[in-house]
A computed fold for a 1440-nucleotide RNA from an uncultured bacterium, annotated as small-subunit ribosomal RNA. Its Rfam family is "Bacterial small subunit ribosomal RNA". Rfam links the family to the GO terms structural constituent of ribosome and ribosome.

RNA sequence: GGAUGAACGCUGGCGGCGUGCUUAACACAUGCAAGUCGAACGUGGAGCAUAAUAAAGUUCCAUCGAGUUCUUUAUGGUGUGGAAAGUGGCGAACGGGUGAGUAACACGUAGGUGACCUGCCCCGGAGCGGGGGAUAACCACUAGAAAUGGUGGCUAAUACCGCAUGGUUCUACAGAGAAGGGAUUCCUGUAGAUAAAACUGAGGUGCUCUGGGAGGGGCCUGCGCUCGAUUAGCUAGUUGGUGGGGUAAAAGCCCACCAAGGCAAUGAUCGAUAGUUGGUCUGAGAGGACGACCAGCCACACGGGAACUGAGACACGGUCCCGACUCCUACGGGGGGCAGCAGUGAGGAAUAUUGCACAAUGGGGGGAACCCUGAUGCAGCAACGCCGCGUGGAGGAUGAAGGUCCUUGGAUUGUAAACUCCUUUUCUGUGGGAAGAGAAAGGACGGUACCACAGGAAUAAGUCACGGCUAACUACGUGCCAGCAGCCGCGGUAACACGUAGGUGGCAAGCGUUAUCCGGAAUUACUGGGCGUAAAGGGCACGCAGGCGGCGAUAAAAGUCUGACGUGAAAGCUCCUGGCUUAACUGGGAGAGGUCGUUGGAAACUAUAUGGCUUGAGGAGAUGAGAGGGGUGCGGAAUUCCGGGUGUAGUGGUGGAAUGCUUAGAUAUCCGGGGGAACACCAGUGGCGAAAGCGGCAUCCUGGCAUUAUCCUGACGCUGAUGUGCGAAAGCGUGGGUAGCGAACGGGAUUAGAUACCCCGGUAGUCCACGCUGUAAACGAUGAAUACUAGGUGUAGGUGGUGUCAAAGCCAUUUGUGCCAAAGCAAACGCGAUAAGUAUUCCGCCUGGGGAGUACGGCCGCAAGGCUAAAACUCAAAGGAAUUGACGGGGGCCCGCACAAGCAGCGGAGCGUGUGGUUUAAUUCGAUGCAACGCGAAGAACCUUACCUGGGUUUGACAUGUAUGUAGUAGUGAAGGGAAACUGGAACGAUUCUUCGGAAAGCAUACACAGGUGCUGCAUGGCUGUCGUCAGCUCGUGUCGUGAGAUGUUGGGUUAAGUCCCGCAACGAGCGCAACCCUCGUCGUUAGUUAUACGUGUCUAGCGAGACUGCCGGUACCAAGCCGGAGGAAGGUGGGGAUGACGUCAAGUCAGCAUGGCCUUUACAUCCAGGGCUACACACACGCUACAAUGGGUAGUACAAUGGGCAGCGAAGGGGCGACCUGAAGCGAAUCUCAUCAAAGCUAUUCGUAGUUCGGAUUGCAGGCUGCAACUCGCCUGCAUGAAGCCGGAGUUGCUAGUAAACGCAGGUCAGCCAUACUGCGUUGAAUACGUUCCCGGGCCUUGUACACACCGCCCGUCACGUCAUGGAAGUUGGUAACACCUGAAGUCGGUGACCUAACCAAAUGGAAGGAACUGCCUAGGGUGGGACUGAUGACUGGG
Repeated sequence: GGAUGAACGCUGGCGGCGUGCUUAACACAUGCAAGUCGAACGUGGAGCAUAAUAAAGUUCCAUCGAGUUCUUUAUGGUGUGGAAAGUGGCGAACGGGUGAGUAACACGUAGGUGACCUGCCCCGGAGCGGGGGAUAACCACUAGAAAUGGUGGCUAAUACCGCAUGGUUCUACAGAGAAGGGAUUCCUGUAGAUAAAACUGAGGUGCUCUGGGAGGGGCCUGCGCUCGAUUAGCUAGUUGGUGGGGUAAAAGCCCACCAAGGCAAUGAUCGAUAGUUGGUCUGAGAGGACGACCAGCCACACGGGAACUGAGACACGGUCCCGACUCCUACGGGGGGCAGCAGUGAGGAAUAUUGCACAAUGGGGGGAACCCUGAUGCAGCAACGCCGCGUGGAGGAUGAAGGUCCUUGGAUUGUAAACUCCUUUUCUGUGGGAAGAGAAAGGACGGUACCACAGGAAUAAGUCACGGCUAACUACGUGCCAGCAGCCGCGGUAACACGUAGGUGGCAAGCGUUAUCCGGAAUUACUGGGCGUAAAGGGCACGCAGGCGGCGAUAAAAGUCUGACGUGAAAGCUCCUGGCUUAACUGGGAGAGGUCGUUGGAAACUAUAUGGCUUGAGGAGAUGAGAGGGGUGCGGAAUUCCGGGUGUAGUGGUGGAAUGCUUAGAUAUCCGGGGGAACACCAGUGGCGAAAGCGGCAUCCUGGCAUUAUCCUGACGCUGAUGUGCGAAAGCGUGGGUAGCGAACGGGAUUAGAUACCCCGGUAGUCCACGCUGUAAACGAUGAAUACUAGGUGUAGGUGGUGUCAAAGCCAUUUGUGCCAAAGCAAACGCGAUAAGUAUUCCGCCUGGGGAGUACGGCCGCAAGGCUAAAACUCAAAGGAAUUGACGGGGGCCCGCACAAGCAGCGGAGCGUGUGGUUUAAUUCGAUGCAACGCGAAGAACCUUACCUGGGUUUGACAUGUAUGUAGUAGUGAAGGGAAACUGGAACGAUUCUUCGGAAAGCAUACACAGGUGCUGCAUGGCUGUCGUCAGCUCGUGUCGUGAGAUGUUGGGUUAAGUCCCGCAACGAGCGCAACCCUCGUCGUUAGUUAUACGUGUCUAGCGAGACUGCCGGUACCAAGCCGGAGGAAGGUGGGGAUGACGUCAAGUCAGCAUGGCCUUUACAUCCAGGGCUACACACACGCUACAAUGGGUAGUACAAUGGGCAGCGAAGGGGCGACCUGAAGCGAAUCUCAUCAAAGCUAUUCGUAGUUCGGAUUGCAGGCUGCAACUCGCCUGCAUGAAGCCGGAGUUGCUAGUAAACGCAGGUCAGCCAUACUGCGUUGAAUACGUUCCCGGGCCUUGUACACACCGCCCGUCACGUCAUGGAAGUUGGUAACACCUGAAGUCGGUGACCUAACCAAAUGGAAGGAACUGCCUAGGGUGGGACUGAUGACUGGG
């Protein structure tokens, strides 16, 4: 994508044609579905006709009656009529339903029947004479509730029974000929046997015997026809024969006897499933799946069995019996069978009306009229399917309103609507109105189809989707929730994926979903796949069956090819054509469709037969190499043990040790002896073998291979399911053997542990003989055989040639065994004459991962176990090869205060600061390994301030706009209240422009809006940290690769450097490195406020010079460079700074700023007071001060630089012990000042190793300063107090030179300051670096990888808890098919015959024949029994 007998969800206008219990072959109420014939027969009610009798009424005559007319009733007779039951005939065996069973001659196809039957129908031939006895109906009596009968009596036939006649009928016998392979058939003769029915409307219809036909059926055969081998053997009437029985008919169909056969790997038997075919769906086809409707065949009719009748049945609406179920009952006994049409219940996701009519078609009966017909024709219900039509058409822009989105401009819905004009399929109403009916009439459908007229756009659109596949996008809501989902997957606050809306796309009276089948799927591969590494070559060989097979010739024609004929039902399919308005649907014609049958032909190929050939194969002769196999014997080295000698304290073992051995003499060493196992060197991608495998030497037996002049056989060949044999190690059995080694085990170590690795011992075993096992990464992960297809180079064994005295060597060829490589192949890796190339033959094997090479079953095994081999369930992957990274307790090279070498610290104490934690009304928030923690904060008493408590305000503390109002207006703002904010309002009191209307500003009110340090740094911008100032990161073109990618960028050197050089399928380029910039150091030069008394310049500010491996030597590929030297203030980047590639960490920051979205709006905004950010059992980080004598105190004395200063720095002088106060000069600063600018330092003195004259915490008192205010909570000063601490565990930090360390000074912030912080400045001024093994971090190359969130990865197993499916299991309980025995209904067949009996015979007794009864065989069913197969369940248990 297509399809469906479908179902479900939402929706639904019409018509035509079809279709409609797929489930419970479950049970059925009710009605109908098979009758008909009076022209076969006897009865026979109603009605009608007719004549007669009687009665009543009536009319007429009037004689008044035995008159007459008419009507009604009754009675019996005749005719007609034909309801109803019965006898009889035909039908009921068709038509209709269903698919349970059946794997079969059931079905399909093609044949056979010389082995058969056939009512009704058609065409022929012959005949139809004469008799007899019954019986239902009916009547009487009678049993029973009923169903149903019983006895007696009457009666008819086309019912029944004899007799006669009879043939081309049947049977038996005989004969000679014809046909046939034969059984046999045909012909002739003789003998015997067998028939009949009548009715009538007088035309006919029937009846009996017989021949043929048509149509129908029975039986037989070839071929075709599902799955399972975890079903391998099955079969006693079984296979065949003879004889008999039986049937319409062949036959073990049945029986007796005889023989021992028959089927099966080409799949018997058993099990499972299933009606089958034409066909249907799909597919390019080959195929695959299916078998509704329609048609053919079969089977069945509640389950099972059986026969009767009949032409036909073992019978759906017949009979008998058994069983289950159900109904009636008077309890004695009876009835029933919708898988016919409707309908009911049940089951189910699910499937219709208890309709009309025999008008048509067809069927049964009848001579016919006609009757019957739930077959059939129609209607009803259902969008269940297919097909057709419609829901309006044209115009219509202000692009209306509304909706939706929005960047607020607009866009879109959208010509869509409105509106104007038009049409009427459909709809409604009215009227007309068929064909279907073969001569008239007669129509269920049906007042239907169809036609006409009228009305009015009127009555008529949904559904699914919109992340990709896949056509179609936005907003809102939701926030890993709710939900979606076919696969991938979506949803954790900006969801094109959920829900809703708008819009869009698809299809459309339908649209989606689900289920199922085919396709795509070359994903079972016949067409048309594979097996080195992805799943897949059997461990190896021999070999039966099978498959395949060399070169000529001949024959025949099985396969093959071809012609003709037959058949392959119809429908269906394809083409042509016709009928319904079209189509669906349907009529006609043609074609296609078979592994089919018969027959004629061809002879290339295959098979067959015959007869040849030599190249495949094999053999003979000669030669050669070899760890090929088996047996026997021999040898030396080594280990170990034993005996003896020498000899003394250790030995052994390991990373280091210990256990062990040893003064009872080890180890070491010498001599002798025993025993077992294995064979150093040679030894080699050397040799041999089928593989496993084979290694001292000699000998015996033996297999294979190679070479070769010649000869022989003549296709004898290749492969090989089942089978058979061989088959490493370990293991098993029996018996030996045991030196060494050595599972298990013991001990010692290691370790957190160490059931291991290491060490000391040591049993099985290893060895031998015999037997078993039968597996390995049994690997070349590559089956065997044959042929073909460039080369090069080794090696082993031959042969020929050349060469030589002989060799070596060389050339050619061949058999093995290696490496490299072309074409080709391959996903790549790779293979490449030893193929994974090109082809052929045969075998084995594979079909996603797991479950699982497992369970069950079977076979094998002593066992261990092996071989064969599933399913449930579960996942969306598992896997191969290669690529780029990352990683490695992989390798190589290199760098860095990374280690090492040093110096000073931290970690211990007290204090300061920050953080965590805890606490709190609040202790605001952020930063959290390196890369948070003296960080944001270059300064929290109020403010800051974001937090808490309480009190106020609501267009607001702040911005903009619009509207209105506004002169005692804006503004200032006293008293009073209040903690303040604020309230209050006395009093004072304006401005600018003007065209004089007003406007601006201000204020008030209202509306828009303001505001937010509220959230999201995982929505963002910007900025920043870090790897890292590490040397890297990329691009263009080219080339290589299917591709990811590679190359360049790798390699050899070199550098601080991807710095440079050389080489190179690369050549170039970019961002980084370096340089350019600033500063310090030297010199020159210019200018000089300032300094200085002046020259002046060691000072300041500029401008220049100088350094480039430039020069020399050595070294190097004489390249880059490196080493040394000279000169120079400075030498190889001179020191320092600024400068930070591509990127990483969803790193940090929404609280610096900006900003999307969300949230809030009398509050999360804003104002105020007070409090908090300063809390304190504790932990960490960064510091300061110390622990003292290289020091502290006291006294004296020397030398800086950077900086700051007007709400400022503040001099001199004076006061105070001091902080400080006073004072005011000078200075916007090279001038004045902080600031005598320093301190370590130096000189002198004291202290004498102590918790001190060290150390200064803590606390008390008294003061000073800032500030509205020092309580929480500031700094400083003086006096007093005088804590811990005596150099710091594990660990850890910084630093390579003007560096570390030590010393002070200044600045920013700032009223003040908790600054010991930070940023700068100078003073004094070291030690050490052997080196790159190790720790950390980094760079390049390479290697492995199952990692890619990238080792902080991935991932294995047990255990714990829960869930699911499954195996085992003491058992328990069902089902199925057989078997043995017992019993055995109905019934056919047989037997018996003492009972009964109308037809015929008869001598009248009886007989023949029949019936019933009894009985035998068979047998449905039932019972008992032991097994087989298969389910369910089961405490417990196994793995998944």
Notes:
Model confidence (mean pLDDT): 82 of 100.